[in-house]
RNA sequence: UAACGUCUUCAGGGCGGGGCGAAACUCCCCACCGGCGGUAGGCGCGGUCACGCGCGAGCCCGCGAGCGCCUCCAGGCCGCGGUUCCGAUUCGGGACCGGGCGCGGAGGGUCAGCAGAUCCGGUCCGAUGCCGGAGCCGACGGUCACAGUCCGGAUGAAAGAAGACGGCU
Numbered sequence: 001u002a003a004c005g006u007c008u009u010c011a012g013g014g015c016g017g018g019g020c021g022a023a024a025c026u027c028c029c030c031a032c033c034g035g036c037g038g039u040a041g042g043c044g045c046g047g048u049c050a051c052g053c054g055c056g057a058g059c060c061c062g063c064g065a066g067c068g069c070c071u072c073c074a075g076g077c078c079g080c081g082g083u084u085c086c087g088a089u090u091c092g093g094g095a096c097c098g099g100g101c102g103c104g105g106a107g108g109g110u111c112a113g114c115a116g117a118u119c120c121g122g123u124c125c126g127a128u129g130c131c132g133g134a135g136c137c138g139a140c141g142g143u144c145a146c147a148g149u150c151c152g153g154a155u156g157a158a159a160g161a162a163g164a165c166g167g168c169u
Stems, first nucleotide, its partner, number of pairs: 004166007016030004031149002033138002035063004042055005058136002067113001069108005075103001076101003080098008118134005140152003
């Protein structure tokens, strides 16, 4: 000490006050929060003044989770079809085989489905990133009432980060 391989650990924050009401951390007023990588004119440190290192965007470019979509089915649900058995008044129930659903679970893909949201002024050669100001956004299911902040899937998954060992020299 490169690519790469194996493994380990880590990997999300936030409702405080007031109002209406039978009921709201869900509505209204004020507040609060911002995953990961990249970009880099800000800040800090070093410098041989080339530059290097660290931090630096929720709304610039991507990614992740979740939902939707596709495939599958041991559990679950539906007597829907068949066979058969039991009981019985034209009906009810059980077992086995098959079928359906997709509650739930597993896998896949990334076209797209919300796959979210920024402008103005200033400085400057140059700013959606700096300074100032004003805005905007936030999965799904649940709930005595509509949730970025409560509860749940989740002691999960994961973008990725750090490290150990192997590995070329």
Molecule: FMN riboswitch aptamer (RFN element)
Organism: Lysobacter antibioticus